[in-house]
RNA sequence: GAAUUAUAGAGAAGAGCGGAGAGAACAGGCUCUAUGAAGCUCUAGCAACCUGCCCCCCAAAAGGCAAGGUGCUAAAACCUGACCCAAAAGGGUAAUUAUAACUC
Numbered sequence: 001g002a003a004u005u006a007u008a009g010a011g012a013a014g015a016g017c018g019g020a021g022a023g024a025a026c027a028g029g030c031u032c033u034a035u036g037a038a039g040c041u042c043u044a045g046c047a048a049c050c051u052g053c054c055c056c057c058c059a060a061a062a063g064g065c066a067a068g069g070u071g072c073u074a075a076a077a078c079c080u081g082a083c084c085c086a087a088a089a090g091g092g093u094a095a096u097u098a099u100a101a102c103u104c
Base pairs, nucleotide, nucleotide: 001104002103004101005100006099007098008097013043014042015041016040017039021032022031023030026081027080028079029078044073045072046071049069050068051066052065053064054063077096082093083092084091085090
């Protein structure tokens, strides 16, 4: 990097360096930002995909506990975009993206 599967309205921030952008990409909107953006580092935390343990005659599932490998810590993946339903409000599905597991 590619395929597959699952999840994405919950949850969780401080410090140092840095110095102007950021919220994936494009468009529109909206928001954050010199009371310091991105990025990097450290510490803390959240969650529980993988993992370990408990439970069990054995194995698995469900459930529970832990937190080793990842991930994450403004706003729904910030909102809308394509299609379907609906008078509307709104709802659903897909696509894309992200993350995990597994395979190549």

SAM riboswitch aptamer (S box leader) from Tenuifilum thalassicum, 104 nucleotides, folded computationally. RNAcentral holds the sequence, with entries from Rfam. The source organism's lineage runs through Bacteria, Pseudomonadati, Bacteroidota, Bacteroidales and Tenuifilum. Its Rfam family is "SAM riboswitch aptamer (S box leader)". Rfam's curators write: The SAM riboswitch is found upstream of a number of genes which code for proteins involved in methionine or cysteine biosynthesis in Gram-positive bacteria. The coordinates come from a structure-prediction model, not an experiment, and the mean pLDDT is 86.